[in-house]
Molecule: transfer RNA
Organism: Methanobacteriota archaeon
RNA sequence: GCCACCGUAACUCAGCUGGCAGAGUGCCUGUCUCGUAAACAGGAUGUCGCGGGUUCGACUCCCGUCGGUGGCU
Numbered sequence: 001g002c003c004a005c006c007g008u009a010a011c012u013c014a015g016c017u018g019g020c021a022g023a024g025u026g027c028c029u030g031u032c033u034c035g036u037a038a039a040c041a042g043g044a045u046g047u048c049g050c051g052g053g054u055u056c057g058a059c060u061c062c063c064g065u066c067g068g069u070g071g072c073u
Base pairs, nucleotide, nucleotide: 001072002071003070004069005068006067007066010025011024012023013022019056027043028042029041030040031039049065050064051063052062053061
């Protein structure tokens, strides 16, 4: 330098033939307990890496860009 894949909640990841952003873990509150943990119930959390474009509507499609991983040279 070229190619491919990945980037979504604090962490690990789903979701993508365009139509309300989710799960598990963690965190907070409550119940239970002498107390803690566990269990059970409830709750909060996101500029979907960034900038543009297409569209009535974009995490999803297109272009550019940044970062990570792998391969080739």